Molecule: ZMP/ZTP riboswitch aptamer (pfl RNA motif)
Organism: Mesobacillus maritimus
RNA sequence: AAGGCGAUGUGUAACUGGCGAAACACGGAUUACCGUGAGGGAGCAUAUCGUUCGGAAGAGCCGUUCGCCUGGGCAGAGGUA
Numbered sequence: 001a002a003g004g005c006g007a008u009g010u011g012u013a014a015c016u017g018g019c020g021a022a023a024c025a026c027g028g029a030u031u032a033c034c035g036u037g038a039g040g041g042a043g044c045a046u047a048u049c050g051u052u053c054g055g056a057a058g059a060g061c062c063g064u065u066c067g068c069c070u071g072g073g074c075a076g077a078g079g080u081a
Stems, first nucleotide, its partner, number of pairs: 003053001004051009015040002017069005024037005060074003
């Protein structure tokens, strides 16, 4: 120095379900789905700042809150082409 991590801004953005309790709406279905809008939103890209890191950090994260469930996404690791 690259890079890692943290904060903030911008752009983009997968996923955003059912029941109950205070607190999504409308239309159509009936297991946990479809469409639209609102809201949430990890991740990705980039900029600035910070950093007792820089052969060590990290190994999980996301859907308004809680509980009970269902089904996914992102990131990471490995294999094959």